[in-house]
RNA sequence: CGAGUCGGCCGGACGGUCGCGGCAGGGAGACCUGUCGAGGAAAGUCCGGGCUCCACAGGGCAGGGUGGUCGGUAACACCGACCCGGGGUGACCCGCGGGAAAGUGCCACAGAGAAGAGACCGCCGGUCCACGUCUUCGGGCGAGGACCGGCAAGGGUGAAACGGUGGGGUAAGAGCCCACCAGCGCCCGGGGUGACCCGGGCGGCUCGGCAAACCCCACCCGGAGCAAGGUCAAGAGGGAGCCCUUCGGGACUCCUGCGCAGGCGCUCGAGGGCGGCCCGCCCGAUGCCUGCGGGUAGACCGCACGAGGCCACCGGCAACGGUGGUCCCAGAUGGAUGACCGUCGCCCGGACCUCGGUCCGGAGGCACAGAACCCGGCUUACAGGCCGACUCGCCCC
RNA sequence: GGCCGGGUGGCCGAGUGGCUUAGGCAAGGGCCUGCAAAGCCCUGUACGCGGGUUCGAUUCCCGCCCCGGCCU
Repeated sequence: CGAGUCGGCCGGACGGUCGCGGCAGGGAGACCUGUCGAGGAAAGUCCGGGCUCCACAGGGCAGGGUGGUCGGUAACACCGACCCGGGGUGACCCGCGGGAAAGUGCCACAGAGAAGAGACCGCCGGUCCACGUCUUCGGGCGAGGACCGGCAAGGGUGAAACGGUGGGGUAAGAGCCCACCAGCGCCCGGGGUGACCCGGGCGGCUCGGCAAACCCCACCCGGAGCAAGGUCAAGAGGGAGCCCUUCGGGACUCCUGCGCAGGCGCUCGAGGGCGGCCCGCCCGAUGCCUGCGGGUAGACCGCACGAGGCCACCGGCAACGGUGGUCCCAGAUGGAUGACCGUCGCCCGGACCUCGGUCCGGAGGCACAGAACCCGGCUUACAGGCCGACUCGCCCC
Repeated sequence: GGCCGGGUGGCCGAGUGGCUUAGGCAAGGGCCUGCAAAGCCCUGUACGCGGGUUCGAUUCCCGCCCCGGCCU
């Protein structure tokens, strides 16, 4: 200098005018003053937790999830380090990475055969038939067909064909036998917390793939969600379904609450809860069941101090943890966080030249996007830019 | 804000690890007819998008996009 890998960060700046929401203060009030006011993803709602109610969240079945090891964490499907497999010259990247000799199932088409398999072509042996050729007439040799049997080396099919190479062996062959290699199982020694790695020995010779198929193993998971839930006011109510309509409204049914009436029950208990089922447990008298009646709508809390941010030191390879200091940092409920102007920055377009700078654009542009109970992650979107570490190639000293 | 369901030709809609993804309506062409209708025959660029598992994915898994529904 060129090519590349990984990680982190910013994502317009400053000033002015007007406007909006929260909080605090002042004011009788109108209002005034001060202060704070989006993000790295606030998004998707895909995981995990806090919090709230149901029982203080219990046991079993069913169901769901996770899946190398060790660690981190409140927890996780997240993160870190390492192991194994694959890719790359390398920095580095990718992996839902337990079990297929527990069982069941599937493997289309093609192919002989798709899982303790199989014989189409082929190779070899035998019997019979018929042919050619040679003949010393006994027969020999060659090729063909049918049948019986042996084999799995070669061809061929397929995504996948029941170890590979070489030698021995055989009628032809074959782990049939042997050597080496690969793989599997068992044993021993060494290293590591562990996944696993290194070395040695023995064995039968060889065992297909799929579990993001059922399933098995280990571990984890109770359900709902701030429209959770609570308080006050009200007791005229609230919610759901359905029909008619002149679109103003009207009829009917169900659930819940309230009023009235009747009935049942009050610890020998009416009835109800634990939102799949069973057990088990719990609540329960201001209660429960039946009938009738009538047809509007609110405020506050939860809710902004938290697994919190920043800085320093210490422990750890790291994720992260500990200690000390410092700071207070959105809170709406039809939903605030905006608009305009000026200067600068960046990008774009045009012009000029000394080729990396200058000038111009009066009405060119400045990404993705926007909190709604909160937090930790993952994923996805994102104009442009900055920083750090490392690798490979070439050149120079 | 929270919680669920779905996406297959122009439309409706079945299907499920393997052949050409049924079937109906519509459209186009042909036969029939004097012309039509009806009827009969024929035709086609369909699994929302991108990855992964598998020999093979519409189907199984993951991530996006779009549509619909529910809630004191």